The RNA shown here (transfer RNA) has 75 nucleotides and comes from a Candidatus Magasanikiibacteriota bacterium. Taxonomically the source falls in Candidatus Magasanikiibacteriota (Bacteria, Bacteria candidate phyla). The RNAcentral record of the sequence draws on ENA. Its Rfam family is "tRNA". Rfam classes the family as a transfer RNA.
Formats: sequence, C1' cells, structure tokens
RNA sequence: GGGCCGGUAGCGUAGCCCGGUUAUCGCGCCUCCUUGUCACGGAGGAGAUCGCGGGUCCGAAUCCCGUCCGGCCCG
Repeated sequence: GGGCCGGUAGCGUAGCCCGGUUAUCGCGCCUCCUUGUCACGGAGGAGAUCGCGGGUCCGAAUCCCGUCCGGCCCG
C1' cells in the first nucleotide's frame, strides 16, 4: 500500500443484507417492596444524537462517499 471483519448505554450484545413512528436483551447502576441487616427474590426507573464528517431520501444504526481506531490476511 491492497482486501476482509469489527466500532451501538458503564460492560457485553441483537438489529444492518431487505431504510419506517419510541433502537433489543443480559449484567451493572438508582428508587421502592420484602428482611432484624445483607444477599436472593419482586416492582419500577435513569442511561446510547449507533466511531467521526458529508451525501442520497419524505425518512438513515441500516444505502453511498470520505475519514479515524482495533483485529486478521495479502504484498
């Protein structure tokens, strides 16, 4: 230098191919119930402008272009 895969809440992860109203689930966190206390269990809640910038479109996590980071392969 070229190719492929990945980047989405604090962590992990689905959704992307085939665009559609409010982005999924688990752990963690907060509040309440339960308990003498903790843990377990039950109920509820907060938290992600989907790596970044731009384009297409009525509408983009999803399509297109550029770019950054990580991994693997080729030269």